Predicted 3D model of a 375-nucleotide RNA (Bacterial RNase P class A) from Demequina sp. NBRC 110053.
């Protein structure tokens, strides 16, 4: 200098004016007005997984159903994260893996092919028997055998290469490679190494049934708690002049009005309110740990709407795109004052939290790898 890998961070900035939501304070003619604080995200998204919380269910145990799946850790928990193992990819930094069991059993392996799993003789190869032809070397046909070396089919055909061996062949025998078992050693473990032994057996498929181990009650803030109507209609009781009830009233008397009044159902409905945001919280420092993470000390309060607020507009700057005077260069081309545009990615809370997945213009930082050049 070029090409990459990994991790982390930002997500336009400042100001003026107008506006919105929660809360606090003040004014007031009680309808409102003024001031102040705070006011979306890294994914608030999808709602895939886990937990808190709430209600219902539940003696205990089991079956069924569902989920997870190498090992060790972290965590409230997880299907998440970290570290490591194994397998695969890359020259490398590094990346990817729905990674238990196919000698418990059953099933399946399309098409092609002779044969698809105690394998298989289609072609070929080699003996034997019969027969035909012949240039007497041999060749053809048929029958019955041997053979997994060669051809052919297939995703897959029951180790590979070479030598010996044989009628031809074959782990039939041998050497090497591969494979299986494996004393012992290292490791918490997955696992790794491996003396020695074995001619080779045990094809694949469990996102087929199944087996093994572990986990697992259901529904969800429209959960759930509290306050609590009005109208129509209905039921019961009391009363209709022997007058219920109402007004004047602190009460009685008294005066006036007087045919309806009370309770319950409707309905714990409509509506309101709590739940509601202080929480497995965030930041800084220190300690332990490879890390995920944990512990200690200090500091901070950071949306809470319920037809649902968090916006609009103007100016300057930044970014991106387009045009472009001009400058450099032989040229391709590069730089570029200025002007215009984009309004500037993905997207927006609704009980909360931990993850995962997905979307994302542009930009910044750190570490590492490879190639080339220079010293």
């Nucleotide at each position: 200098u070029g090409a990459g890998c990994u991790g982390g961070c930002c997500a336009g900035g400042c100001g003026g004016c107008c506006g919105c939501g929660u809360g606090g304070c003040c004014c007031c003619u009680c309808g409102g007005g003024g001031c102040c604080c705070c006011g979306a995200g890294g994914a608030a998204c999808g709602u895939c997984c886990g937990g808190g919380c709430u209600c219902c269910g539940c003696a205990g145990g089991g079956c069924a159903g569902g989920g997870u799946g190498a090992u060790g850790g972290c965590u409230a928990a997880c299907g998440g994260c970290c570290a490591c193992c194994c397998g695969g990819g890359g020259u490398g930094a590094c990346c990817c893996g729905c990674g238990g069991g196919a000698c418990a059993g059953u099933g399946c392996c399309a098409c092609a092919g002779a044969g698809a799993g105690u394998a298989g003789a289609c072609c070929g190869c080699c003996g034997c028997g019969c027969u035909c032809c012949c240039u007497c070397g041999g060749g053809g046909g048929c029958g019955g055998g041997g053979u997994a070396a060669g051809g052919g089919u297939g995703a897959a055909a029951g180790g590979g290469u070479g030598a010996g061996g044989u009628a031809a062949g074959a782990g039939c025998u041998c050497a090497c490679c591969g494979c299986g078992c494996g004393a012992c050693u290292g490791g918490u473990g997955a696992c790794a190494g491996g003396a020695g032994c074995g001619g080779c057996a045990c094809g694949g498929u469990a996102a087929a049934c199944c087996c093994c181990a572990c986990c697992u009650g259901g529904a969800g803030c429209a959960a759930g708690g509290c306050c609590a109507g009005a109208c129509a209609g209905g039921a019961a009781g009391c009363g209709c002049a022997c007058g219920a009830g109402g007004g004047c009233u602190g009460c009685c008397c008294g005066c006036c009005c007087g045919a309806g009044c009370u309770u319950c159902c409707g309905g714990g409905u409509a509506g309101g309110u709590c739940g509601c945001u202080u929480g497995a919280g965030c930041c800084c420092u220190g300690a332990g740990g490879c890390a995920a993470c944990u512990c200690a000390g200090g500091g901070c309060c950071u949306a809470g709407a319920u037809g649902g607020a968090u916006g609009g507009u103007c100016g300057c700057c930044c970014c991106u795109c387009g045009c472009a005077a001009g400058c450099g260069g032989c040229g391709a081309c590069g730089c570029g004052a200025g002007c215009g545009a984009g309004u500037g990615a993905c997207a927006g809370a609704a009980c909360c939290c931990g993850g995962c997945g997905u979307a994302c213009a542009g930009g910044c930082c750190a570490g590492c790898u490879c190639a080339u050049c220079c010293g």
Its mean pLDDT, the model's own confidence on a scale to 100, is 78. Its Rfam family is "Bacterial RNase P class A". By type it is a ribozyme.